Background: Model confidence (mean pLDDT): 85 of 100. c-di-GMP-I riboswitch aptamer, 79 nucleotides, folded computationally. Rfam family: c-di-GMP-I riboswitch aptamer. Rfam's curators write: GEMM was predicted in a large-scale screen for bacterial structured RNA regulatory elements. Gene Ontology term of the family: cyclic-di-GMP binding.

């Protein structure tokens, strides 16, 4: 250093749900809340894969990183 990841410590994020708000919708953003989380930070222009579809039964485009897998950055150290 790497590789793991504890009944450890310090510090973080927060799902369901309630409210406002913006959006056609999936969904987002803030408050409140915690079922979780060792990357639940960042990546959607790395690949899969769900989900929405504006006015047309189709498919501009848009959403999800709390679905996997990959990069990219990072706290902590007991076995």
């Nucleotide at each position: 250093g790497a590789u793991c990841g504890a009944u450890a410590a310090u510090a973080g994020c927060a799902a369901a749900c309630u409210u406002g708000c913006c959006g056609g919708a999936a969904g987002g953003c803030a408050a409140g809340g915690a079922c979780g989380c060792a990357a639940a930070g960042c990546u959607a222009u790395a690949g899969g894969g769900u989900c929405c579809a504006a006015c047309c039964c189709c498919a501009a485009g848009g959403a999800c990183a709390g679905c996997c897998u990959g990069g990219c950055u990072g706290c902590c150290g007991a076995a």